[in-house]
RNA sequence: GGAAAGUGUACCUAGGGUUCCACACCUAUUUAUUAGGUGGUUUGGUCCGAGCGGUACAGACUGGUUAUUAUCUAACCAGUUACACCGAUAGGGAUAAAAGCCCAGGCGGU
Numbered sequence: 001g002g003a004a005a006g007u008g009u010a011c012c013u014a015g016g017g018u019u020c021c022a023c024a025c026c027u028a029u030u031u032a033u034u035a036g037g038u039g040g041u042u043u044g045g046u047c048c049g050a051g052c053g054g055u056a057c058a059g060a061c062u063g064g065u066u067a068u069u070a071u072c073u074a075a076c077c078a079g080u081u082a083c084a085c086c087g088a089u090a091g092g093g094a095u096a097a098a099a100g101c102c103c104a105g106g107c108g109g110u
Stems, first nucleotide, its partner, number of pairs: 007058006015048002020045002022042001023039006059081009083105001085109003091103003
């Protein structure tokens, strides 16, 4: 100086929009909690949802114990699993649509 690694899943939250539900308004005929239309500049339910938010489980690594002549392997115990700032009203993508989702710990700076 460069590269690699810096784990996965589930549940939840910050956040997100509008397919469905709800809600509001309008129209129609019927008098039904009906049908259709518009609205997310509607609090909400379903839904999506964090590398740098939370919790749990698993995995990985290090050391040890037991089984064994030793090795291998397995089980158990303990420990570790760190850090993550700024710039882009940035660009692209999926889904109905959008996002702290994905490209992406990208790119550039420190």
Overview: Predicted 3D model of a 110-nucleotide RNA (Guanidine-I riboswitch aptamer) from a Bacillota bacterium. The organism belongs to Bacillota, within Bacteria.